[in-house]
RNA sequence: AGAGUGGGUCGGGCGGUCGCCGCGGCUUUCGAGCCGGGGAGGAAAGUCCGGACUCCGCAGGGCAGUGUGCUGGCUAACGGCCAGCGAGGGUGACCUCAGGGAAAGUGCCACAGAAAACACACCGCCGAACUCCCAGGCGACUGGGGGUGGCAAGGGUGAAAAGGUGCGGUAAGAGCGCACCGCCGACGUGGUGACACGACGGGCAGGGAAAACCCCACACGGAGCAAGGCCAAAUAGGGGGGCGCUUGAGGCUGGCCCGGCUGAAGCCCCCGGGUAGGUUGCUGGACCCCACGGGCAACCGUGGGGCUAGAGGAAUGAUCGCCAUCCGCUCGGCUCCUCUCAGGGGUCGGGCGGGGACAGAAUCCGGCUUACAGACCCGCUCUGCGA
Numbered sequence: 001a002g003a004g005u006g007g008g009u010c011g012g013g014c015g016g017u018c019g020c021c022g023c024g025g026c027u028u029u030c031g032a033g034c035c036g037g038g039g040a041g042g043a044a045a046g047u048c049c050g051g052a053c054u055c056c057g058c059a060g061g062g063c064a065g066u067g068u069g070c071u072g073g074c075u076a077a078c079g080g081c082c083a084g085c086g087a088g089g090g091u092g093a094c095c096u097c098a099g100g101g102a103a104a105g106u107g108c109c110a111c112a113g114a115a116a117a118c119a120c121a122c123c124g125c126c127g128a129a130c131u132c133c134c135a136g137g138c139g140a141c142u143g144g145g146g147g148u149g150g151c152a153a154g155g156g157u158g159a160a161a162a163g164g165u166g167c168g169g170u171a172a173g174a175g176c177g178c179a180c181c182g183c184c185g186a187c188g189u190g191g192u193g194a195c196a197c198g199a200c201g202g203g204c205a206g207g208g209a210a211a212a213c214c215c216c217a218c219a220c221g222g223a224g225c226a227a228g229g230c231c232a233a234a235u236a237g238g239g240g241g242g243c244g245c246u247u248g249a250g251g252c253u254g255g256c257c258c259g260g261c262u263g264a265a266g267c268c269c270c271c272g273g274g275u276a277g278g279u280u281g282c283u284g285g286a287c288c289c290c291a292c293g294g295g296c297a298a299c300c301g302u303g304g305g306g307c308u309a310g311a312g313g314a315a316u317g318a319u320c321g322c323c324a325u326c327c328g329c330u331c332g333g334c335u336c337c338u339c340u341c342a343g344g345g346g347u348c349g350g351g352c353g354g355g356g357a358c359a360g361a362a363u364c365c366g367g368c369u370u371a372c373a374g375a376c377c378c379g380c381u382c383u384g385c386g387a
Stems, first nucleotide, its partner, number of pairs: 001383010012323007020039002023036005041358001045369002048367005053224004065220005070084005085099001086097004100215002105213002108208002122155002124151003129148008163181006182204001183202003187198004228280004238271006250262004287306008325355013
């Protein structure tokens, strides 16, 4: 310098004007006005997982159902995180993995292929054994061809073919024998453990798939802030009481009484439940930052400091100026490549024009996943060049 890999931070700043939603104070003609102060995110998103909180249910046990699935740790909890183990990929930094059981059972393995799990034989190899034919030989027998048969080395099919490689062996072959590798069994050593390593024994049994059913282990009661609590109209209906039913309750007129008009089987009061509506839950919390200590780390402990969205059909916006930043065009200075011209690169400064993402709290918190213009920082790896 180029290529790559892992992690982290930010997500424009300042000011003016006009607006929006809460809060506090003052004023008020009760309509509102003025002043002060506050007002989205790293994902507020998807609503996938876990918890807090609330209500309902619950003696205890089991079945069903759902989820998780190497080991150890962290945590309130988790399907999350950290550190390891194993397998696979990469030259490497590093990345990926639903990573228990297929020797309990059932089912599946398309097409192709002889055969897809009680192994099997299309091409092929063999002709030792038994037997037939032909030729030779006096004969023993030899040679050739076929049948019964032997084999699974080679070819071929397939995603996958019944341990692999080599030597021996054989008629040809084959764990048939042997060596190494793999596998299985029991043992020893190390490790908390997953597991690793070693030596011994066994010729090798047990193809794949459990994101097929299933088996094993562990976990899980249900609904969710539209949870839930409190206050509580109008109308209708429920319970109780009083008055009245022509000897006039009640209504209209009216400040009230008398009076007048009207007038019928109703009218009035109280209680309780629910609805509309209001209020609460409601935002300060497993919170954030720094230092120190423990731990490889996730994380934990101690000390100090910091932090006001809380709306409820749902506010948090728009615009202008300056600065910063990125891109394009252009001008100038310095410098490099270049023999020169032409041209190109780097850097600094000026002018003009343009750009700035994904997205929008709704009870709260921990995660995961997904989206994201652009800017910056740190660790590490490989390759090339120079000293």